[in-house]
C1' cells in the first nucleotide's frame, strides 16, 4: 500500500431508506419495619468525522479517522 469487517445511550448490542430501541447501569416512585428482589416511570444520542445522492440516511455512495483481521512489496 491493497482487501474485509467493525465504530449507534454510561456498558453490551439490535435497527440495512420513512418519528433512534432493547437489556444492564442511573435517577425518581410503589412495595416493604430497613435494604434487596420485584413493579411502574424518567433521564441520557449532533448513529466515528467530512461531504454527496434522495422529498427523506444510521441505513445507499465517496473521502478520511480509530480498532479487529488477511495479503502484498522493499530491506
Nucleotide at each position: 500500500g491493497c482487501c474485509g469487517c467493525u465504530a449507534u445511550a454510561g456498558c453490551u448490542c439490535a435497527g440495512c431508506g420513512g418519528u433512534a430501541g432493547a437489556g444492564c447501569g442511573u435517577c425518581c416512585g410503589g412495595c416493604u419495619g430497613u435494604u434487596a428482589a420485584c413493579c411502574g416511570g424518567a433521564a441520557g444520542g449532533u448513529c466515528g468525522c467530512a461531504g454527496g445522492u434522495u422529498c427523506a440516511a444510521a441505513c445507499c455512495c465517496u473521502g478520511c479517522u480509530g480498532g479487529c483481521g488477511g495479503c502484498g512489496c522493499c530491506a
Record summary
Transfer RNA from a Candidatus Aenigmatarchaeota archaeon, 75 nucleotides, folded computationally. Lineage of the source: Archaea > Nanobdellati > Candidatus Aenigmatarchaeota.